[in-house]
The prediction has a mean pLDDT of 81. A computed fold for a 532-nucleotide part of an RNA from Nitzschia sp. NIES-3576, annotated as large-subunit ribosomal RNA, domain I.
Context: one part of a larger RNA
RNA sequence: GGUUUAUGGAGGAUACCUUGGUAUUCAGAAGCGAUGAAGGACGUGGUUACCUGCGAAAAGCUUCGGGGAAUUGGAAAACAUAUUAUGAUCCGAAGAUCUCCGAAUGAGGAAACUCUAUAUACUGCUUAUUCUUAAUAGAUUAAGUAAGAGCAAACCUAAAGAACUGAAACAUCUUAGUACUUAGAGGAAGAGAAAGUAAAAACGAUUCUCUUAGUAGUGGUGAGCGAAAUGGGAAGAGUCUAAACAUAAACUAAUAAAUUUAUGGGUAGCGGGAUUACGGAUUAAGAUUAAAAUAAUUAGACGAAUAAAUUGGAAUAUUUAAUCAAAGAGAGUAAAAAUCUCGUAGUUAAAAAUUAGAAAGAAUCUAGUAAAAUCCCAAGUAGCAUAGGGCACGUGAAAUCCUGUGUGAAUCUGCGAGGACCAUCUCGUAAGACUAAAAUAUUACUGAAUAACCGAUAGUGAACAAGUACCGUGAGGGAAAGGUGAAAAGAAUUCCGGGAGGAAAGUGAAAAGAACAUGAAACCAUAAACCU
Numbered sequence: 001g002g003u004u005u006a007u008g009g010a011g012g013a014u015a016c017c018u019u020g021g022u023a024u025u026c027a028g029a030a031g032c033g034a035u036g037a038a039g040g041a042c043g044u045g046g047u048u049a050c051c052u053g054c055g056a057a058a059a060g061c062u063u064c065g066g067g068g069a070a071u072u073g074g075a076a077a078a079c080a081u082a083u084u085a086u087g088a089u090c091c092g093a094a095g096a097u098c099u100c101c102g103a104a105u106g107a108g109g110a111a112a113c114u115c116u117a118u119a120u121a122c123u124g125c126u127u128a129u130u131c132u133u134a135a136u137a138g139a140u141u142a143a144g145u146a147a148g149a150g151c152a153a154a155c156c157u158a159a160a161g162a163a164c165u166g167a168a169a170c171a172u173c174u175u176a177g178u179a180c181u182u183a184g185a186g187g188a189a190g191a192g193a194a195a196g197u198a199a200a201a202a203c204g205a206u207u208c209u210c211u212u213a214g215u216a217g218u219g220g221u222g223a224g225c226g227a228a229a230u231g232g233g234a235a236g237a238g239u240c241u242a243a244a245c246a247u248a249a250a251c252u253a254a255u256a257a258a259u260u261u262a263u264g265g266g267u268a269g270c271g272g273g274a275u276u277a278c279g280g281a282u283u284a285a286g287a288u289u290a291a292a293a294u295a296a297u298u299a300g301a302c303g304a305a306u307a308a309a310u311u312g313g314a315a316u317a318u319u320u321a322a323u324c325a326a327a328g329a330g331a332g333u334a335a336a337a338a339u340c341u342c343g344u345a346g347u348u349a350a351a352a353a354u355u356a357g358a359a360a361g362a363a364u365c366u367a368g369u370a371a372a373a374u375c376c377c378a379a380g381u382a383g384c385a386u387a388g389g390g391c392a393c394g395u396g397a398a399a400u401c402c403u404g405u406g407u408g409a410a411u412c413u414g415c416g417a418g419g420a421c422c423a424u425c426u427c428g429u430a431a432g433a434c435u436a437a438a439a440u441a442u443u444a445c446u447g448a449a450u451a452a453c454c455g456a457u458a459g460u461g462a463a464c465a466a467g468u469a470c471c472g473u474g475a476g477g478g479a480a481a482g483g484u485g486a487a488a489a490g491a492a493u494u495c496c497g498g499g500a501g502g503a504a505a506g507u508g509a510a511a512a513g514a515a516c517a518u519g520a521a522a523c524c525a526u527a528a529a530c531c532u
Stems, first nucleotide, its partner, number of pairs: 001531009016483002020454002022451007029443002031151002039101003042055003046079002050074002061095006070083002106115003116119001122148002124145005130139003155186001156184004166173001170220001196203002207234004217225002238434003241378001245264006269412001271377004275371004286365004294356005300348003306321005322339002324328001330342003383407007393419001414429005470477002490516001493504004
């Protein structure tokens, strides 16, 4: 020096555990805000740095309801002080208070501050006022009103809109109308009552889904992209204007014409309506108004049934003998408990607030038929040309849909569509608008439950003072860190030592001794044996 063995140190793997996470299902709720939000700053406790709560009425105040013995929030004790069977603490409902900043709004400002003192700043709306104009309209000033503003996870609609990438390069194409950005709304949004879909048969608003189908197609016919009808299902609700015509008013010199306003009229595709004639009542559906029983939610309440012996530190274990069960879900209790505790099945409760009931039903108001062929049936529209976009469809034979520019019809003997176009046939009726509930999408948030999900290098970044410490001028980045024991019973007392630490003693089932459960390996030390 090496090897082996043994005993220790150091270290924190492993198995065990779970306060925390992850995913999903069902139900609720789907908003908050000028009555000042979200988010913060600063305060607030007897002693209080942090967290939580609260706001100068400051770990709280008042009323009502529940509850029934201790309480004075947490880590986290301690001392002190108080409250409480005249019912506290605690739980729920409704109120009061609620500094400063923040949309922040009296003015300013480098947020949580300053200045003045009458301050809802600005926009909108109402009323009045003044000015301009032929008029619509616009502006000024004042008073009133309090509608808007800001925030918020996803879902939704719209605007605007990439690139990496793929094509084994790359330019059309793809990624993708995706990401990012912006605006807006709702609990859903959007869509929606056929100028539809079809094909010799027919259907009858929209939405979602299965299928059709990786089909028909499209495509440097490359990479790729990719329908629809039919059929099966979920769910189901339909309406109002414009015009013709009539009446009234305004305008006008005019009871002319035109226009405007109001009221009536009218709304369709076996075309409808106006007009003329006749008729006078019942339904469907819609609009407006007020509102009950009942149910649910926000605290709770009742709630069955077991003993002994043995082992053990401890009984829930074993043995013996019992019981309940609309309750043998689960958790806890010194080991494994239906019958010990909390619960569970089941039953039941509200002074107060909220939701449904409530587009039901009730009351009030509105509705047809025939003839004739005079009038009306949405215009810079449809269509066409051109340039684009969007349709699964890249300009193609390219319909249908939407725009820019130019051009530019017809009014039912009309017009559009059926994938160029024409004819026939069939279907529909554009150029105005609305549509609750439902089937559909989502989950920041609340409750209940589930898991061949994780178990502390995992699972959220975060089981712990975590978006903390720390880093960065900043946008931003971003950790590590769980386990004594059933119970602190957390080691009185003595000894060595300056202390740290140790030795006795004691606690405990066990030192598990707070650097605390288990305690692997690397690494270090000591001892012995062997080899050199």
The full RNA is in RNAcentral, with records from ENA and SILVA.